[in-house]
RNA sequence: GUGCCCGUAGCUCAAUGGAUAGAGUGCCGGACUACGAAUCCGAAGGUUGGAGGUUCGAAUCCUCUCGGGCACG
Repeated sequence: GUGCCCGUAGCUCAAUGGAUAGAGUGCCGGACUACGAAUCCGAAGGUUGGAGGUUCGAAUCCUCUCGGGCACG
């Protein structure tokens, strides 16, 4: 340099172009306990890497760009 893959909550990951983007874990609050752990309940936490485009509607499709990985040279 070229090609391919990945980027979504603090972390690990879901989500056929269609309702308010969800789950586990973690953090916080509560219940339980003599106190903790475990368990149960609840809440918070997201400009879906960034910009633009297509569409009635985009995490999803297209273009550019940034970061990471693999292969080739």
Source information:
Transfer RNA from a Candidatus Xenobia bacterium, 73 nucleotides, folded computationally. The coordinates come from a structure-prediction model, not an experiment, and the mean pLDDT is 82.